[in-house]
Molecule: Bacterial large signal recognition particle RNA
Organism: Thermoanaerobacterales bacterium
RNA sequence: CCGUGCUAGACGGGGGGGUAGCGGCACCCUGUAACCCGCAAUCCGCUACAGCGGGGUCGAAUUCCCGCCCGCGGCUGCGGCUUGUGGGGUCUGACCGCUGUAAGGGGUGUUGACGGUUGGGUCUCGCGCGACGGAGCUUCCCGAACCGUGUCAGGUCCUGACGGAAGCAGCACUAAGGGAACCACUCCGGGUGCCGCGAGGUCACCUGGCCCGAGCCACCUGCAGCCGGUAACGCCCGGAAGCCGUCUUCCAGAGGCGGGUGCACGG
Numbered sequence: 001c002c003g004u005g006c007u008a009g010a011c012g013g014g015g016g017g018g019u020a021g022c023g024g025c026a027c028c029c030u031g032u033a034a035c036c037c038g039c040a041a042u043c044c045g046c047u048a049c050a051g052c053g054g055g056g057u058c059g060a061a062u063u064c065c066c067g068c069c070c071g072c073g074g075c076u077g078c079g080g081c082u083u084g085u086g087g088g089g090u091c092u093g094a095c096c097g098c099u100g101u102a103a104g105g106g107g108u109g110u111u112g113a114c115g116g117u118u119g120g121g122u123c124u125c126g127c128g129c130g131a132c133g134g135a136g137c138u139u140c141c142c143g144a145a146c147c148g149u150g151u152c153a154g155g156u157c158c159u160g161a162c163g164g165a166a167g168c169a170g171c172a173c174u175a176a177g178g179g180a181a182c183c184a185c186u187c188c189g190g191g192u193g194c195c196g197c198g199a200g201g202u203c204a205c206c207u208g209g210c211c212c213g214a215g216c217c218a219c220c221u222g223c224a225g226c227c228g229g230u231a232a233c234g235c236c237c238g239g240a241a242g243c244c245g246u247c248u249u250c251c252a253g254a255g256g257c258g259g260g261u262g263c264a265c266g267g
Stems, first nucleotide, its partner, number of pairs: 001267006009058003012030004020047005035055005064260006073251002077247001078245006085238004091234001093233001094230004098225004103221003106217003115211008123200006129193002132189005138181005148173004156165003
C1' cells in the first nucleotide's frame, strides 16, 4: 500500500419555549446522501456517559471527532416608525378669550373727525293740571205673609141701642237693601300722561349751539403681552400591540479551512 472481517461511532443539526436539569413529541430556522416501528404537553423518557424499548443500514472516512473563519435564523437590550391607550399643562406650538398697536383691508370724517365748552332729554324729589277707576252727593225705579205706616172689603169682639175697638187679604207709601240715570261737584287710588311748573343729580347714552381744524373706529388680516382659559391636535411623560434597524448581548444551521481517529487475519 491492497484485500477481507470487525469495533468505536454515525444514520441530521440548531433556536425559542418548557424543565431542577438533559433529551424527545409539537413550533420555527437551516439542510439532505439525512433509516423504520412504539411512547408523549394537565406530557413522555432519563440523571451529568442525561430520550427509552425493538428492528435495520453504513462504518474508519466527501459521511466520525476537535479547533478556527463565516453567519441563515433566533434570543436579550436599545433605538426608530405606525396605531390604540392613561396622564400632564412645562411650550414664542394649536384653539378660544382679553388688553394693546395701527402696517394692510374696511367703515366714517371739511355736508366738520377727535378734543373742549354750554344747553335740553333719559334719572330723582315736590307741586299742579288732565285722563281713567272707585266711593259719596243728586234724581228716578224696585223693595216687608205676620213681627213697618196709612186705608182697611169680608169676617171677629164690646154694647139694650146709638156707636166703638183690634185688624188679615188687597191697595197705596216707605225703611234696610238693591238697581238705573247723571256725569256737575267732593273725597280717594295708581304698572295713569308725547302735559305744565320748580328743585336736584349725572356724565352713561341721545341730541342742539359755539370753539378748534384732521383725524377717528378697531370689524377682518398682521404684530405685541412672564395676560386668562382649553386639552381635539402638536408637544412632553408612562404603558400596549405590530413593523423595521447597516445597532447590541448570547446561542447558532449550512458552508469553508486545518488537524485527529482503533482491532484482527491474509497478500